Transfer RNA from a Pyrinomonadaceae bacterium, 74 nucleotides, folded computationally. The coordinates come from a structure-prediction model, not an experiment, and the mean pLDDT is 81. NCBI's taxonomy places the organism under Bacteria, Pseudomonadati, Acidobacteriota, Blastocatellia, Pyrinomonadaceae. The RNAcentral record of the sequence draws on ENA and MGnify.

């Protein structure tokens, strides 16, 4: 330098054009249970999806540039 993969809540991770609000798990908070803790069970809050543009009636999803991480080639 080039090619490919990835970037979605504190961590992990699904979703690849519309089906009100972007799933789930861990963590956190509240409650139940328990003598207490732990475990278990129930419930709540937290993400405008790497950034900036573009396409579209409509974008996490498609297109372009750039940033970051990784693999490979030279």
């Nucleotide at each position: 330098a080039g090619u490919c993969c990835g970037g979605u809540a504190g961590c992990u991770a699904a979703g690849c054009g519309g089906c009100c609000c972007a799933a789930g798990g861990c963590a956190u908070c509240c409650g139940a249970c328990u003598u207490u803790u732990a475990a278990u069970c129930g419930g709540g809050g937290g993400a405008u999806c790497g950034u900036c543009g573009g396409u579209u009636c409509g974008a996490a999803u498609c297109c372009g540039a750039c940033c970051c991480g990784g693999a490979c080639u030279a």

About this RNA: It matches the Rfam family "tRNA". Rfam classes the family as a transfer RNA.